[in-house]
RNA sequence: GCGCAGACGUUGGGAGAAUCUGUUCUCAGAUGCCGAAGGAGCAACCGCCCCGGUAAACUCUCAGGCCCCCGGACCAACGUCGGCAC
Numbered sequence: 001g002c003g004c005a006g007a008c009g010u011u012g013g014g015a016g017a018a019u020c021u022g023u024u025c026u027c028a029g030a031u032g033c034c035g036a037a038g039g040a041g042c043a044a045c046c047g048c049c050c051c052g053g054u055a056a057a058c059u060c061u062c063a064g065g066c067c068c069c070c071g072g073a074c075c076a077a078c079g080u081c082g083g084c085a086c
Stems, first nucleotide, its partner, number of pairs: 001086001003084002006081008018031005032066003038062001039060003045053003
């Protein structure tokens, strides 16, 4: 110096899901629904094999969400940091 993955930050993209009632206009309640914050669960596989370790965008919906805003896994670009390799 280039490359690879990781963490953080910035910018852009970013889905799904209702109705009714009340209402101080913000929300609240009831039932229904959604899954892509977070959380939880399991396979193959591995181990010291009683048992344990271990994954998700799968599953569950505790949480969160169901106008907009906010949030939003994930993707891309840029920057910073240290690490690995040449």

Overview
The prediction has a mean pLDDT of 82. A computed fold for an 86-nucleotide RNA from Actibacterium pelagium, annotated as Glycine riboswitch aptamer. Taxonomically the source falls in Actibacterium (Bacteria, Pseudomonadati, Pseudomonadota, Alphaproteobacteria).